Predicted 3D model of a 519-nucleotide part of an RNA (small-subunit ribosomal RNA, 5' domain) from a metagenome. The coordinates come from a structure-prediction model, not an experiment, and the mean pLDDT is 86. The RNAcentral record of the full RNA draws on SILVA.
Context: one part of a larger RNA
RNA sequence: GAAUCAACGCUGGCGGCGUGCCUAACACAUGCAAGUCGAACGAGAAAGUGGAGCUUGCUUCACGAGUAAAGUGGCAGACGGGUGAGUAACACGUGAACAACCUACCCUCGAGUGGGGAAUAACACCGCGAAAGCGGUGCUAAUACCGCAUAAUAUCUCUGAAUCGCAUGGUUUUGAGAUCAAAAGCGCAAGUUGCUUGGGGAGGGGUUCGCGCCUGAUUAGCUUGUUGGUGAGGUAACGGCUCACCAAGGCAACGAUCAGUAGCCGGCCUGAGAGGGUGAACGGCCACACUGGAACUGAGACACGGUCCAGACUCCUACGGGAGGCAGCAGUGGGGAAUCUUGCGCAAUGGGCGAAAGCCUGACGCAGCAACGCCGCGUGGAGGAUGAAGGCCCUCGGGUCGUAAACUCCUGUCAGUGGGGACGAAUGCUUCGCAAGAAGUUUGACCGUACCCAUUGAGGAAGCCACGGCUAACUCCGUGCCAGCAGCCGCGGUAAUACGGAGGUGGCAAGCGUUGUUC
Numbered sequence: 001g002a003a004u005c006a007a008c009g010c011u012g013g014c015g016g017c018g019u020g021c022c023u024a025a026c027a028c029a030u031g032c033a034a035g036u037c038g039a040a041c042g043a044g045a046a047a048g049u050g051g052a053g054c055u056u057g058c059u060u061c062a063c064g065a066g067u068a069a070a071g072u073g074g075c076a077g078a079c080g081g082g083u084g085a086g087u088a089a090c091a092c093g094u095g096a097a098c099a100a101c102c103u104a105c106c107c108u109c110g111a112g113u114g115g116g117g118a119a120u121a122a123c124a125c126c127g128c129g130a131a132a133g134c135g136g137u138g139c140u141a142a143u144a145c146c147g148c149a150u151a152a153u154a155u156c157u158c159u160g161a162a163u164c165g166c167a168u169g170g171u172u173u174u175g176a177g178a179u180c181a182a183a184a185g186c187g188c189a190a191g192u193u194g195c196u197u198g199g200g201g202a203g204g205g206g207u208u209c210g211c212g213c214c215u216g217a218u219u220a221g222c223u224u225g226u227u228g229g230u231g232a233g234g235u236a237a238c239g240g241c242u243c244a245c246c247a248a249g250g251c252a253a254c255g256a257u258c259a260g261u262a263g264c265c266g267g268c269c270u271g272a273g274a275g276g277g278u279g280a281a282c283g284g285c286c287a288c289a290c291u292g293g294a295a296c297u298g299a300g301a302c303a304c305g306g307u308c309c310a311g312a313c314u315c316c317u318a319c320g321g322g323a324g325g326c327a328g329c330a331g332u333g334g335g336g337a338a339u340c341u342u343g344c345g346c347a348a349u350g351g352g353c354g355a356a357a358g359c360c361u362g363a364c365g366c367a368g369c370a371a372c373g374c375c376g377c378g379u380g381g382a383g384g385a386u387g388a389a390g391g392c393c394c395u396c397g398g399g400u401c402g403u404a405a406a407c408u409c410c411u412g413u414c415a416g417u418g419g420g421g422a423c424g425a426a427u428g429c430u431u432c433g434c435a436a437g438a439a440g441u442u443u444g445a446c447c448g449u450a451c452c453c454a455u456u457g458a459g460g461a462a463g464c465c466a467c468g469g470c471u472a473a474c475u476c477c478g479u480g481c482c483a484g485c486a487g488c489c490g491c492g493g494u495a496a497u498a499c500g501g502a503g504g505u506g507g508c509a510a511g512c513g514u515u516g517u518u519c
Stems, first nucleotide, its partner, number of pairs: 001519004006515005013377006019370002021335001026333003030330003035075003040072002048063007082288003092212007101205003106201008114148001116146002123138006154179005160173005184193003214260003221251003226248008263285004267278004290311005313324004341367001343366003349363001350361004380410004390401004414460001416455005424446001428441005463508005468489003474503005484491002
């Protein structure tokens, strides 16, 4: 000098765009953050309104409404959002490999979608419990569940051939045998959306390998599923991944093992570069979700707002037993030098479900707070000398603040007030049309915001640090090795340009200085 997720002191007008718990992966009150589908299925209220009947406060009917709430079933909850604890590792980066693999939804190309069965929740009744919840009996549906049929270019076994190669072998193909499937909904219909089974694709994932990847030798030896083999099991898949048996190997001074520290990268900061430092925000990957362990479901999890077990903690309890997990968004306590609103909206973009309308979405879009950062603007412009008053200095002549002020003439940014007022909107719906499309109409959180016009009037808007040398900028007074200053050299003991104040000057400016950290 540059930089900063900064903090502190003094000061503070406006706007735009960003950024905002670096510490306790400490504990959390409250609200919200993942639902959706009635075009898969069975069932199905109430308040209220109106009518009728009569026993005048009840019964019944219609609407409310096939609505609400709940249940079965499907898809989604593995994405999106957070954090950086752990991890020195094929975790990450980069380049390869899979002849050892998987892939829901989506696209594309084939084939099929026949005929049956038995249950169960909801519901009703009974019971247990303080609750959370649970049990029994009975009824019922399905795109829920289970057989059967049919079936291949699917899978497996046998068999022949061609071709290729990378060792196991791969690809294509002949024949024979065995095994395995399905679900319907909507529509008057045409049809459409699904379902089953195959081939291919896209995107996504899994696994393996080469190279790269911090410090310590005051850590020198480490290892028994350890290293390899055979066989088996297991997995989507290779493999000591697991197991039985056999052999005795494997790693290490080119640093094994141990210990410490740490998420990695694109990038970011600095620097002429080489390099050094760093990994906030944004993007990619990984890991984690109170702590530890485990599996279930599923195409996908060993699953942040799922399940089970154990532990610590908190809460409820009728003491028998239960409930919970903000490292989601806000917010609270605590820690700390230090880090924001318990806001608005799904209008846009994106996501889930749905045929769609639509519903959900603290993702996201916006607003709020903070000079935390960067950028822009303003705090006025022109004229104005008898160089006013006043301050300071003085050799007492004067000098300086200083065209500075006053005064005159203007302007109208920003702020204030009044009026007008967007872009962001595409969709969607209705009508017409075979369609392409046409016409009409609806949807804005931000927001009466940006912007434009008018209006008032210089009015509401300047500080901070320094002035001995380095280093731009000097005098007076006070103090007297005191009080104090200080980045280094060093100032201060009676004329201190170095301390404190004043005047003046220099620098930067809505900031200025200090401290921390990096180059």